Context: one part of a larger RNA
This record gives sequence, structure tokens and C1' cells, in this order.
RNA sequence: CUUCUCUUAAGGAACUCGGCAAAUUAGCUAGGCGUAACUUCGGAAGAUGCCUAACCUGUUCUAAUAUACGUUAGUACUAUUAGAAUGGGUCGCAGAUAAAGACUAUGGAGUGACUGUUUAACAAAAACACAGGUCUGUGCGAAGACGCAAAGUCGACGUAUACGGGCUGAGGCCUGCCCAGUGCCGGAAGGUUAAUUGCGGGAAUGACCCUAUUUAUUAGGCGAGUUUCCAAUCGAAGCCCCGGUGAACGGCAGCAGUAACUAUAACUGUUCUAUGGUAGCGAAAUUCCUUGUCGGGUAAGUUCCGACCUGCACGAAAGGCGUAACAACUCCAUAACUGUCUUGAGAGAAGACUCG
Repeated sequence: CUUCUCUUAAGGAACUCGGCAAAUUAGCUAGGCGUAACUUCGGAAGAUGCCUAACCUGUUCUAAUAUACGUUAGUACUAUUAGAAUGGGUCGCAGAUAAAGACUAUGGAGUGACUGUUUAACAAAAACACAGGUCUGUGCGAAGACGCAAAGUCGACGUAUACGGGCUGAGGCCUGCCCAGUGCCGGAAGGUUAAUUGCGGGAAUGACCCUAUUUAUUAGGCGAGUUUCCAAUCGAAGCCCCGGUGAACGGCAGCAGUAACUAUAACUGUUCUAUGGUAGCGAAAUUCCUUGUCGGGUAAGUUCCGACCUGCACGAAAGGCGUAACAACUCCAUAACUGUCUUGAGAGAAGACUCG
């Protein structure tokens, strides 16, 4: 010097991102008393807190067992055991006397209701789940899923109070406006529209037959058949169209003027839009400017708590706001406590080090 185990004057968080670590508290069914706000009346709660305790010896009471008496009910100062209450006395500095035994307590906020689950081996959480809510699909050979477009299986030996999927996340008070766009559901008059059908027309080839003659692998005519191109007409869903639907995807404005101090604007005008953000909350796990402003706590507070509202960029099941209980969750504060610190010091153990 390192690691580990301890002690420490005075102070007591001044340390530090942060009381991290340590210390305090401490009774694993001790007993008795007592216990606030709040609350879903269950809790909170072992809240917080106060007191008692050894040994000897009486008295009283209770219970059980046994014995005695009594036919039974029961009775007994009869005995034993256990317990409780209440007196007297004894000893010590100290009676939970040792050992063992170990959740500090409280207040204010945030988040998530809760018990639970999770990144085996850096994250246990405010993430996931959850009961509850709601929307939607599914009538049974169900929807959905696995599988080779199969058989078969699960769903389910279930049947809409059932099963699948999405979102939300106990309970409380609630959940506003917009259907123009996108999606979904419904409708079927009109427009458009596929394969199909092939009226009709064009082109190619050209059998049989006819005419002419120079009888030839000739020229001309008629034009069946076949092939091919265009194509009228017929023609469903879909799309256009018409409605509905937000606990479907989503969205929920701007400018200017105006009141008898000033300021502000209940009021008015105007533009655009499908509609212009309702209740509640708000510098918030969301606020850039920002350490916003005011108040509280501190001697002093970029954090914290209560307000204000100027919401850069909250907002109602990607739920809004409150909420008892709960949390190895996050932030702030208080009491107690301490070597965390002022600020060091000392003791012990094992190493390191020296000699061998």
C1' cells in the first nucleotide's frame, strides 16, 4: 500500500447525480393500553406512540382432571395441574439482565388499480398481462388456425350467456363535434365494364363451272369452301353513383376592429373548411423561449409542492380527469441515525514487503 473486520473527540448529509455504503430501529404468535388524515367502510394499522416484565410468599377467581357425597341435576376451604387478577417481601448499576432473534419511521407528488409476468448471463419498470368495458366476425361440415388448393386435426365432444379477432385496461365521474377524404356495411335506377355471342364489312387463297383461242404450266369470268382482320348486339360483380357508419383509419382554422384612464374584448365584420378542440386537465413523464410569473418550504431551492394560462407541440377507450389499497418503481421533504463528509486517527486478520 491492497482486501476484509471493527472503534473513534466535536459536528451530523456539510458527502454525493442520489444518504450509495454504513449506522439507527430490532422481541418471528411477549402482554396491556392506545392509534390520525383519508377510505371502495374491507382497510389505512404492527400506523405513529406509551407502559409492564426477575426471585420468594399470601389472597381471590377461572378451567380441566381425580376423589367423596348425591337417583339425577349438582355440591365440596378435598387433591393435583394450568392460567389470570391483586397484595407483602428480597437482591442487584441493570430482571427481554446471557445467547438467539433484525422490514427505521413519517409527510407530499408522479405513474401503473391490485396479486402476477418479462430481456437465462448489463434493463423488473411507468413495459406485458389482468378482471372489467366496447366494437366486430361466426348459425355449425361455424368463423378462425395447421396442412400439398388434400385427407385429417384443433376450435369442441363446445353452439351466440358460445367461440375467434381488434382496441381499451379494477371500481368512480365521464367519453364532445366532423361521414368531405380513406376503409367498412347497405342499395340498386342510370353510366362504364370481361370472357362469350358474331349481324355486317374488308383481305388472302381459290374447288367446280363458263367464254375465247395460238390446246397451253394460256387469258378472262363466275365465285363454293377455307383462313384471317375489324366488329354491331348480348353480358355479372366491381368502379362511377345513392345512403349509413368514429370505443373504424383519421381530423377538430385564420385575419381585423370594438367598452367613458389604460389594458383586455362579452360584441362585430370577413376568408376558408367536412367540422373548427366540448368537459376536464395544463411550464405537465408533454413548455422551445425557461431557472416563465406568484406563493410555500430553506439562511440560501435550475429540483419539489400549490397556483396562474402566454397549451412552441394536452384532451376524451393510440381514452380524459380524479382515486382508497398496493409497489426491490421515479421525484421532493422531515425525524432518528451515523467515518458519506469536515479530517483524519487507531486496532485486528490475510496479502504485499525484508530475511531465510
About this RNA
The prediction has a mean pLDDT of 81. This is a predicted structure of a 356-nucleotide part of an RNA (large-subunit ribosomal RNA, domain IV) from a Pseudomonadota bacterium. The full RNA is in RNAcentral, with records from ENA. Rfam family: Bacterial large subunit ribosomal RNA.